[in-house]
Context: one part of a larger RNA
RNA sequence: UGACGGGGGCCCGCACAAGCGGUGGAGUAUGUGGUUUAAUUCGACGCAACGCGAAGAACCUUACCCAGCCUUGACGUCCUUGGAACCUGGUGGAAACACCGGGGUGCCCUCGCAAGAGGGAGCCAAGAGGCAGGUGCUGCAUGGCUGUCGUCAGCUCGUGUCGUGAGAUGUUCGGUUAAGUCCGGCAACGAGCGCAACCCCUGCUUCCAGUUGCCAUCAUUCAGUUGGGAACUCUGGAGGAACUGCCGGCGUCAAGCCGGAGGAAGGUGGGGACGACGUCAAGUCAUCAUGGCCUUUAUGGUUGGGGCUACACACGUACUACAAUGGCGCCUACAGAGGGCUGCGAGACCGUAAGGUGGAGCAAAUCCCAGAAAAGACGCCUCAGUUCGGAUUGAGGUCUGCAACUCGACCUCAUGAAGUUGGAAUCGCUAGUAAUCGCGGAUCAGCAUGCCGCGGUGAAUACGUUCCCGGGCCUUGUACA
Numbered sequence: 001u002g003a004c005g006g007g008g009g010c011c012c013g014c015a016c017a018a019g020c021g022g023u024g025g026a027g028u029a030u031g032u033g034g035u036u037u038a039a040u041u042c043g044a045c046g047c048a049a050c051g052c053g054a055a056g057a058a059c060c061u062u063a064c065c066c067a068g069c070c071u072u073g074a075c076g077u078c079c080u081u082g083g084a085a086c087c088u089g090g091u092g093g094a095a096a097c098a099c100c101g102g103g104g105u106g107c108c109c110u111c112g113c114a115a116g117a118g119g120g121a122g123c124c125a126a127g128a129g130g131c132a133g134g135u136g137c138u139g140c141a142u143g144g145c146u147g148u149c150g151u152c153a154g155c156u157c158g159u160g161u162c163g164u165g166a167g168a169u170g171u172u173c174g175g176u177u178a179a180g181u182c183c184g185g186c187a188a189c190g191a192g193c194g195c196a197a198c199c200c201c202u203g204c205u206u207c208c209a210g211u212u213g214c215c216a217u218c219a220u221u222c223a224g225u226u227g228g229g230a231a232c233u234c235u236g237g238a239g240g241a242a243c244u245g246c247c248g249g250c251g252u253c254a255a256g257c258c259g260g261a262g263g264a265a266g267g268u269g270g271g272g273a274c275g276a277c278g279u280c281a282a283g284u285c286a287u288c289a290u291g292g293c294c295u296u297u298a299u300g301g302u303u304g305g306g307g308c309u310a311c312a313c314a315c316g317u318a319c320u321a322c323a324a325u326g327g328c329g330c331c332u333a334c335a336g337a338g339g340g341c342u343g344c345g346a347g348a349c350c351g352u353a354a355g356g357u358g359g360a361g362c363a364a365a366u367c368c369c370a371g372a373a374a375a376g377a378c379g380c381c382u383c384a385g386u387u388c389g390g391a392u393u394g395a396g397g398u399c400u401g402c403a404a405c406u407c408g409a410c411c412u413c414a415u416g417a418a419g420u421u422g423g424a425a426u427c428g429c430u431a432g433u434a435a436u437c438g439c440g441g442a443u444c445a446g447c448a449u450g451c452c453g454c455g456g457u458g459a460a461u462a463c464g465u466u467c468c469c470g471g472g473c474c475u476u477g478u479a480c481a
Base pairs, nucleotide, nucleotide: 001481002480003478004477005476007475008474009473010472011471012470013469015465016464019429020428021427022426023425026320027319028318029317030316031315032314033313034311035310042053043052064306065305066304067303068302069301070300073131077130078129079127080126081125082124083123086103087102088101089100090099091098092097107120108119109118110117111116133295134294136293137292138291142289143288144284145283146282147280149278154193155192156191157190158189159188160169161168162167173184174183175182199272200271201270202269204240205239206238207237208236209235210234214229215228218227219226243266246260247259248258249257250256322422326381327380328379329378331376338369339368340367343362344361348357349356350355388419393414394413395412396411397410398409399408435457436456437455438454439453440452441451
């Protein structure tokens, strides 16, 4: 100087408390451990691994296993020889591939009347070797990227001063703040990286602009449908607006705090992006790059099949429930944000349905996906393992795809399991939040209870900081570095 203390002081944070809803019990989905297996590829392991890499494992992916095959190789570059490229038939085979044929002569340059000859680029095949290849090892050799403490308020430097020195001072102190934020004081005076602001979205408004969007007034229609209108909504560009600016009180005449006015908004308005010096030899050699090591008829390549989907168990994360604030039937409203050409696919018709036929319109404020759902109105059920719950299983189908046996999703009929609110323990959340309801997108042929977004309905509670956890500053003890 740090680190640590079941030392002290001050102060924060859904840290506790006050509340609301969960997890832990059930069934299922998914990840992991374990076990099994020819293989169940690999990585990730307290917080910060476990719906994680994977934003899509039937083949492919695929890295694993079994079997068949190749050895200058699937790919790059250089050399030699032959042939245009290319199209196509047969046999064997699970395919890869092997063998046997058929058709076929382009482009550029030179010579040539032409036929043709020679050379070159590109492509194909054969050969030789320099080499290729490796998701093989080492994240404790590395780059890059990332997590975490933590959006915590800290981390430092120059000069000066003090100290023999390590170092201190500044950065401590009194106030204040979300903040090393600002004010005052001070052997310090300044400065840098952080904080804040500058960026984006959202909340109010003015102007500009009105199509594909809008419709107050005038006509018109089943319908903003059409004429028309440029007001309103909205769209999207440029501005304005909030600064403790104004008033009162408190405060050191300060920084600032409390209350009020006006205002769409008030003291950082709400949200996002943004992550200091560093810590964890944290994670990743399997995104990529890369040192070293290892491999070279195999640890490389290729094909078919299997596996990653196994199942006595254990754990994590979710979904659906256990019902009446509910379930079912019928009727009827109101979103936002997205996606669409190998695409989205309307009306119509067929089918109980999944879906099919068909193909209008739309590269989309125009057309389509697209019915929002919860909510509301009416009716039934009356507390029961039920008209709750939907697992499991049987049968029949639909769709995608070369192919749904291992191993897809969906539909219909039948079946109708556990489950009556969950022990110890434990998680999230402070407002348009929690809870609840549906909608969209990426990936994607197909496959979503996951992930990333979007809107609808919309709470309760916070006395307080003694205690648990994490953190900041000062101080104290120390046999620790």
Molecule: small-subunit ribosomal RNA, 3' major domain
Organism: uncultured Pseudomonadota bacterium